[in-house]
RNA sequence: GCCAGAGUGACGCAAUGGCAGCGUAGCGGUUUUGUAAACCGCCUGUUGCAGGUUCGAAUCCUGUCUCUGGCU
Numbered sequence: 001g002c003c004a005g006a007g008u009g010a011c012g013c014a015a016u017g018g019c020a021g022c023g024u025a026g027c028g029g030u031u032u033u034g035u036a037a038a039c040c041g042c043c044u045g046u047u048g049c050a051g052g053u054u055c056g057a058a059u060c061c062u063g064u065c066u067c068u069g070g071c072u
Stems, first nucleotide, its partner, number of pairs: 001071007010024004018055001026042005048064005
């Protein structure tokens, strides 16, 4: 230099154009003599960034940044 993949909450991941969700963690509560476990509830998102297409974009297109792999 070229090609491919990835980027979503504190962390690990879903969501293939129509309400951005699950698990873990954290906080509160129930239960217990107490702790753990269990159960219930709550909280954390400019979906890497900037544009474009569309009635509507995490998703499609373009550019760009970072990371990973391959080729030279």